[in-house]
Predicted 3D model of a 101-nucleotide RNA (THF (Tetrahydrofolate) riboswitch aptamer) from a pig gut metagenome. Rfam family: THF (Tetrahydrofolate) riboswitch aptamer. From the family's description: Tetrahydrofolate (THF) riboswitch was first reported for Ames et al. as an RNA motif in 5' untranslated (5'-UTR)regions of folate transport and biosynthesis genes in Firmicutes genomes. The sequence is in RNAcentral, with records from MGnify. Model confidence (mean pLDDT): 76 of 100.
């Protein structure tokens, strides 16, 4: 001087979990609290939680029981829903040492 490697993160397929009687995703403020290459240090970045705001979504067919509202199921759908598997891709915010050449 080049370069590997990590927690995560995104995508896509399967398959699932919740919801569709609107949580939950996404978003803003707030406040705690964790993790961030093999070592240390570590943020205004990252992620989780907890309070509060604003925004805002798709239902439809059949079956049972009540025949009032309404309750259970199932089946296809929807939802910047979940999870878990496979595949792809990106990747330590930075500093210092270390590791290959």
């Nucleotide at each position: 001087c080049a370069g590997a490697g990590u927690a995560g993160g995104c995508c896509a397929a399967u398959a699932u979990u919740c919801g569709u009687c609107a949580a939950g995703u996404g978003u803003c403020c707030g406040g705690c609290a964790g993790a961030c290459g093999g070592g240390g240090a570590g943020u205004u970045g990252c992620u989780g939680c907890c309070g509060g705001g604003a925004c805002g979504a798709a239902a439809a067919g059949c079956c049972g029981g009540a025949u009032g509202a309404c309750c259970g199921g199932c089946u296809u759908g929807c939802g910047g829903u979940u999870u878990a598997u496979u595949g792809g891709c990106c990747g330590c915010a930075u500093c210092c040492c270390g590791c290959u050449g």